A computed fold for an 87-nucleotide RNA, annotated as c-di-GMP-I riboswitch aptamer. Rfam family: c-di-GMP-I riboswitch aptamer. About the family: GEMM was predicted in a large-scale screen for bacterial structured RNA regulatory elements. The model forms 95% of the base pairs in the Rfam consensus. It was read from a public genome assembly, where an Rfam model found it. The coordinates come from a structure-prediction model, not an experiment, and the mean pLDDT is 79.
[in-house]
RNA sequence: UCAAUAUUUUGGCAAAACCGGGGAAAUCCGGCGACGCAAAGCCAAGGUGUCUAAGCAAUUUAUUUGUAUGAUUGACCGGCUGCAGCU
Numbered sequence: 001u002c003a004a005u006a007u008u009u010u011g012g013c014a015a016a017a018c019c020g021g022g023g024a025a026a027u028c029c030g031g032c033g034a035c036g037c038a039a040a041g042c043c044a045a046g047g048u049g050u051c052u053a054a055g056c057a058a059u060u061u062a063u064u065u066g067u068a069u070g071a072u073u074g075a076c077c078g079g080c081u082g083c084a085g086c087u
Stems, first nucleotide, its partner, number of pairs: 004087001007084001012037002018031005035074001041080003046077003049072003055067004
């Protein structure tokens, strides 16, 4: 220096619930709060999956169906970057 891997201090992130706000919704932001996280840091214009269906399309005109250009990385893979440190 590289690869794999256990883990402590200091520090970091922050699930659910609740409150306020944005949005058609999924969901997001802030507060509060810690279930968890060694990449729970970044990339949704890298791929797959999942959620929603405003708009659009269809026709059976309905409590209907399809569709992402809307979301999700705390669903997975991949890419980039990164702290201490045993063996």